[in-house]
Context: one part of a larger RNA
């Protein structure tokens, strides 16, 4: 832009894509078969491998703006306490998020038409013959079925709601943002407000802050103290910022 009034929500499915795998064990049964050795079909059940999808409750990884320990050096005049640099200096842990080595599920069952092939009835050709007329079975393959996209399917579909000539239904610009993200888009909000920040509380992490006191010659230990600190998590609270407005629109 089109879909011939516009907007919102929900759909039909022409068409297209994906998936389609495999092994072992148990029962049937040491049965049928076979002199024996060996050893089934059919049918039922269980567990794996590989592949795929989703998710982060559990387990683990990462987690360079979280916490702690510690070495060297420089700085805050010094002590104490901190900070910079050294691969985050190194080391021990770790929230959210992301993730696999984690968890759950799927590759199941079924229907139809068939291939090779196996048949029934059956003539041409008094017989025979699956075929000539007719008709049955038959594959991990084909068409459905399962999952996904899908009306630009220009054949542009359908249903419901709202709007009815009105700057109206609705939308955009602009602004605060994230379940989104290269830009755009999408989504949540814009004071009739919890959208982000801040603050408060919680969860969770670290692991016992600083200062002071006590004991010890000291290193250090104990008490105050499950302390102090804390990023992305969950809530609450309008304190700060989403002001005021403009534009499009049948």
């Nucleotide at each position: 832009c089109g879909u011939u009034c516009g907007a919102g929500u929900c759909u039909u499915g022409a068409a297209g894509g994906g998936a389609g795998c495999u092994c072992u064990c148990c029962u049937c049964a040491g049965u049928a078969c076979g002199a024996g050795a060996g050893g089934a079909c059919c049918a039922g059940g269980a567990g794996g491998g590989a592949g795929g999808a989703a998710u982060c409750c559990c387990u683990g990884g990462u987690g360079u703006g979280c916490c702690g320990g510690u070495u060297g050096u420089g700085g805050c005049a010094u002590c104490a306490g901190c900070c910079g640099c050294a691969a985050c200096g190194c080391c021990g842990g770790g929230u959210a998020g992301c993730u696999a080595c984690a968890u759950u599920c799927c590759u199941a069952a079924g229907g139809g038409a068939u291939a090779a092939c196996c048949g029934c009835u059956g003539a041409a050709a008094g017989c025979a013959u699956c075929u000539a007329a007719g008709u049955g079975g038959g594959a991990a393959g084909c068409c459905c079925a399962c999952c996904c996209u899908a009306a630009g399917a220009u054949u542009a579909g359908g249903a419901c709601u709202c709007g009815u000539u009105a700057u109206u239904a609705g939308a955009u610009c602009c602004c605060a943002g994230a379940a989104a993200g290269a830009a755009u888009a999408u989504c949540u909000g814009g004071u009739u407000g919890a959208u982000a920040g801040a603050c408060u509380g919680g969860a969770a992490g670290u692991g016992g802050a600083a200062g002071g006191g006590c004991a010890g010659c000291a290193a250090u230990g104990c008490c105050u103290u499950a302390a102090g600190c804390u990023u992305a998590c969950c809530a609450g609270u309008a304190c700060u910022a989403a002001u005021c407005g403009a534009u499009c629109g049948a």